[in-house]
Large-subunit ribosomal RNA, domain IV from Peptococcus simiae, 342 nucleotides, folded computationally. Rfam family: Bacterial large subunit ribosomal RNA. RNAcentral holds the full RNA, with entries from ENA. Its mean pLDDT, the model's own confidence on a scale to 100, is 87.
Context: one part of a larger RNA
RNA sequence: CUCUUGUUAAGGAACUCGGCAAAAUGAACCCGUAACUUCGGGAGAAGGGUUGCUUUUUCUUGUGAGUACGAACAAUACAGAGCGAGAGAGAGCCGCAGAGAAGAGGUCCAGGCGACUGUUUAGCAAAAACACAGGUCAUUGCCAAAUCGUAAGAUGACGUAUAAUGGCUGACGCCUGCCCGGUGCUGGAAGGUUAAGGGAAAGAGUGCAAGCUUUGAACCGAAGCCCCAGUAAACGGCGGCCGUAACUAUAACGGUCCUAAGGUAGCGAAAUUCCUUGUCGGGUAAGUUCCGACCCGCACGAAAGGCGUAACGAUCUGGACGCUGUCUCAACAAGGGACUCG
Numbered sequence: 001c002u003c004u005u006g007u008u009a010a011g012g013a014a015c016u017c018g019g020c021a022a023a024a025u026g027a028a029c030c031c032g033u034a035a036c037u038u039c040g041g042g043a044g045a046a047g048g049g050u051u052g053c054u055u056u057u058u059c060u061u062g063u064g065a066g067u068a069c070g071a072a073c074a075a076u077a078c079a080g081a082g083c084g085a086g087a088g089a090g091a092g093c094c095g096c097a098g099a100g101a102a103g104a105g106g107u108c109c110a111g112g113c114g115a116c117u118g119u120u121u122a123g124c125a126a127a128a129a130c131a132c133a134g135g136u137c138a139u140u141g142c143c144a145a146a147u148c149g150u151a152a153g154a155u156g157a158c159g160u161a162u163a164a165u166g167g168c169u170g171a172c173g174c175c176u177g178c179c180c181g182g183u184g185c186u187g188g189a190a191g192g193u194u195a196a197g198g199g200a201a202a203g204a205g206u207g208c209a210a211g212c213u214u215u216g217a218a219c220c221g222a223a224g225c226c227c228c229a230g231u232a233a234a235c236g237g238c239g240g241c242c243g244u245a246a247c248u249a250u251a252a253c254g255g256u257c258c259u260a261a262g263g264u265a266g267c268g269a270a271a272u273u274c275c276u277u278g279u280c281g282g283g284u285a286a287g288u289u290c291c292g293a294c295c296c297g298c299a300c301g302a303a304a305g306g307c308g309u310a311a312c313g314a315u316c317u318g319g320a321c322g323c324u325g326u327c328u329c330a331a332c333a334a335g336g337g338a339c340u341c342g
Stems, first nucleotide, its partner, number of pairs: 001337008010328002014326001019323001027051005036041001038171001052093012066078003094098001106321007113313002118130002134169007146155003172308004177238003182235002184231005191226003197220002202215005239257005266300001267297001278294005
């Protein structure tokens, strides 16, 4: 010097991205316990008290000696000794300390996300990601659809629409608005277009001719596409400009252009807000974070769900109490390395 430990005056997060690390809490019994809530929880909430040894005594309890009767060691009745367990009450004793060592929750407040228990990047990520019960849509009538295989065949399933498969959403509560013009899907005995094929008018070559070879228009031809409808918990989309009220400001209102339709409820500087440390309020002596509001939403928004939500979380964010060598500011001690010799 380094590592692993231990202790520390006064202060107590001033450290730091951040209380990271450490300290603190810790058992049993008794008392007591809020908001909120899906009435189950929250809850070991929080916050208090007691705990050793000696002795006396009370109560409860286990075992059951014993006594009476009797021929009986049977039966019946009575009784509760002794020993043990537990819970109190009184008196006393010792120490700094009685769960005397070890092992053994820190707690609270507020918010984001995800309902929850689970699952995951074996070896830098455990999460807000995945899954989930629940919701919804689509396909599938059984030799099912779907999947594997060239096939036979197999899974589905020795199941049968309260089933199976696929997509999306993700407990629960309140809800889930408008648009079918585009794309997709579904339906549509008409019409248009359209291949092979059918068809054969007419033409060409050759031949004396019969014929042979060849080109081939009309017309009849499927699905598809065009076309007509439906469908958004299908893919998706959900506007400009100008004016207007008796202070000003603003615009319930009006005009106009465009669209398939112009964003409803709810939420909103948000895991989304560029400008931005927006503005106001709260918390602090002081707060780019945090909480509550406002709404001017660069660029929220309703199952790529919207908004809430008790419980839950080695989750993320802000605050408080307790506690501490994290720090002011370092000191000392023990042990292992380092160092010297072998």